[in-house]
Context: one part of a larger RNA
Molecule: small-subunit ribosomal RNA, 5' domain
Organism: uncultured bacterium
């Protein structure tokens, strides 16, 4: 000098930030991922009714997209995990953008829901009948797709790559509509995201010296989006290591940040990027993408319900509870803004986010008055004591100001290039003009007026280092102390007082780093 700090004494306000470092301990309760009726059937309640019906439309179901993002934590990991630089002629990529197509032809059977039952304490399960789709299946057509075959040209980076034309085989689709469009299928390219490989760098211990059988390599096959012992059969006997293998210990990595003149040393909390994890261990399914925090299955530990037959659960999301601890906050408000998902849109959802609450935890700013005022008052303390010194212009007193405070009044920006409506221009879906609803914070910030010095100072130290000294008490006692050291009767070092010094809404102590 610094800190995610804690403790002691003290404490007026504001702005900006930060806030479980310990038990990746266990969790009551609420919320944190839904949305689409312009895909499908079906439609409670409500309102109107000329009792015919109409309007609006919840919950549930099928279907689509999303749930792989966002948010949390740092257990594991010494690793291509991360950082940096390359490569993929060894790869994938939903939504989005651009482009291509004589693209979207013909059929079918189910199933949830609804209805009628059954079993069960419940969770839930089950039988029958019946129904739809952008759900599912069959089929036609199709090529710059895929697979196989043979050919030409060009190029390279070894395996090879690209283009052109040929033959054979295989694989598509879905409708809705306000008739404006919105969608579907195939293909090419882009963008975005991801995957893989490699060079270099990446803690301590040699009181760890040898390690390794899918181990190292090869041919083949399987598998993968893709390369590869990734897996498997066979063959060879290799591979790593004092330039530290193997083993053990510790640890998420980086941007950054603290310190220092620098070299360097330390830290990795907040914010950003990457990785890993989601009660513990394992497994796959779905999907463009997961081996999936609020999905599934299995095993285990724990907790809960039970009619004892059987079931349910996973806060390292936001709040909150217990426990642990020196120690760390509200079971708050709003989707107004920024973003995300769904939707044609209106909009819905969003503990992301934006705000508010608590805490001197930090940084920064402001205040607690200003000027005059000497019989240098009273009181205190000291003294060489009829006196003097000091507290001290300090007080009283006089004048001024009103930051702050209290009261009253006014009162934001953040809100737009938005949606929708109207108009103009033409290229008919774009540009421009105009109209036009919406603020959680919050009656907050800020502004004006009135009042009145009014409401507001502490903490540590004073032997030397180190700025600041005397008296009394105590008498190697009580005590102090960072180091040196003080205290045994004149203690500037202990305790109190007066005075002084330093910092100041803080000041000291402790811990840690330079």
């Nucleotide at each position: 000098g610094a800190u995610g700090a804690a403790c002691g004494c003290u404490a007026g306000c504001g702005g900006c930030a930060g806030g479980c470092c310990u038990a990746a301990c266990a969790c009551a309760u609420g919320c944190a991922a839904g949305u689409c009726g312009a895909g499908g059937g079906a439609g409670a309640a409500g309102c109107c009714u000329u009792c015919g019906g109409g309007c609006u439309a919840a919950a549930a179901c099928c279907g689509g997209c999303g749930c792989a993002c966002g948010g949390g934590u740092g257990c594991g990991u010494a690793a291509c995990g991360c950082g940096u630089a390359u490569a993929c002629a060894a790869u994938c990529u939903g939504c989005c953008u651009u482009u291509u197509a004589u693209c979207c032809g013909g059929g079918g059977g189910a199933u949830a829901g609804c209805c009628c039952g059954a079993a069960g304490a419940a969770a839930u399960u089950u039988g029958g009948a019946u129904u739809a789709a952008u759900a599912c299946c069959c089929u036609a057509u199709g090529g710059u797709a895929u697979a196989a075959g043979a050919g030409c040209a060009c190029g390279g980076c070894a395996u090879c790559g690209u283009g052109c034309a040929c033959u054979u085989a295989u694989u598509a689709a879905a409708g809705c509509u306000a008739c404006g469009g919105c969608g579907g299928u195939a293909a090419a390219a882009g963008a975005u995201g991801a995957g893989u490989a490699u060079g270099c760098g990446u803690u301590c211990u040699a009181u760890u010296a040898g390690c390794u059988a899918g181990u190292u390599g090869g041919a083949g096959a399987g598998g993968u989006a893709a390369c590869g012992g990734c897996u498997c059969c066979c063959c060879a006997a290799g591979g790593c290591g004092a330039c530290g293998a193997u083993a053990g210990a510790u640890a998420g990595g980086g941007g950054u940040u603290c310190u220092g003149a620098g070299a360097g040393g330390g830290a990795u909390g907040u914010c950003c990027c990457c990785c890993a994890c989601a009660c513990u261990g394992g497994u796959a399914c779905u999907g463009a993408g997961a081996u999936a925090c609020g999905g599934a299955c299995c095993a285990g530990a724990c907790u809960c319900c039970u009619a004892c037959g059987g079931g349910a659960g996973g806060c390292a999301g936001c709040a909150g509870u217990g426990a642990g601890g020196a120690a760390u906050a509200u079971u708050g408000g709003a989707c107004a803004a920024u973003g995300g998902u769904c939707g044609g849109a209106a909009g819905a959802c969003u503990g992301a986010u934006c705000c508010a609450g608590c805490c001197a935890u930090g940084c920064c700013g402001c205040g607690u008055g200003c000027a005059g005022g000497a019989u240098g008052a009273c009181g205190g303390c000291c003294u060489u004591a009829u006196g003097g010194g000091u507290u001290g212009u300090a007080a009283a007193c006089u004048g001024c100001u009103u930051u702050u405070g209290u009261a009253a009044g006014g009162g934001a920006a953040g809100a737009a290039u938005a949606a929708g409506g109207a108009g103009u221009a033409c290229g008919u879906g774009u540009a421009c003009u105009u109209u036009g609803a919406u603020g959680a914070c919050g009656g907050u910030a800020c502004c004006u007026u009135a009042c009145g010095a009014a409401u507001g100072a502490g903490c540590a130290u004073c032997g030397g280092c180190u700025a600041a000294c005397u008296c009394c008490g105590u008498g190697c006692c009580a005590g102090c102390a960072g180091c040196c050291g003080c205290g045994g009767u004149a203690a500037u070092a202990c305790g109190g007082a007066g005075g002084a010094u330093g910092c100041g809404a803080g000041c000291g102590u402790u811990a840690u780093c330079c």